[in-house]
RNA sequence: UAUCCAUGAAGAGUGGCGGAGGGACAGACCCUAUGAAACCACAGCAACCUGCGUUAGUAAGGUGCUAAUGUCUGAACGAUGGGGU
Numbered sequence: 001u002a003u004c005c006a007u008g009a010a011g012a013g014u015g016g017c018g019g020a021g022g023g024a025c026a027g028a029c030c031c032u033a034u035g036a037a038a039c040c041a042c043a044g045c046a047a048c049c050u051g052c053g054u055u056a057g058u059a060a061g062g063u064g065c066u067a068a069u070g071u072c073u074g075a076a077c078g079a080u081g082g083g084g085u
Base pairs, nucleotide, nucleotide: 003083004082005081006080007079013042014041015040016039021031022030023029025074026073027072028071043066044065045064048062049061050060051058052057070077
């Protein structure tokens, strides 16, 4: 890289820095100078993998996540986790 499996109406944010974008794509709609993205710190949520546990669980380690149902519709695309070659 290709491919397979799983997830998605629950849950959880503040500060610093930065200075105009962001919500994957198209259309819509929405967020944003009462401060977007990115980055950093600390905090939290969850329970995919590992660990511990007889199960239920737990939350130590590796990820993930912390506006709106993955924002909605479309398309059947992307993301994340795990497995196999």

SAM riboswitch aptamer (S box leader), 85 nucleotides, folded computationally. It was read from a public genome assembly, where an Rfam model found it.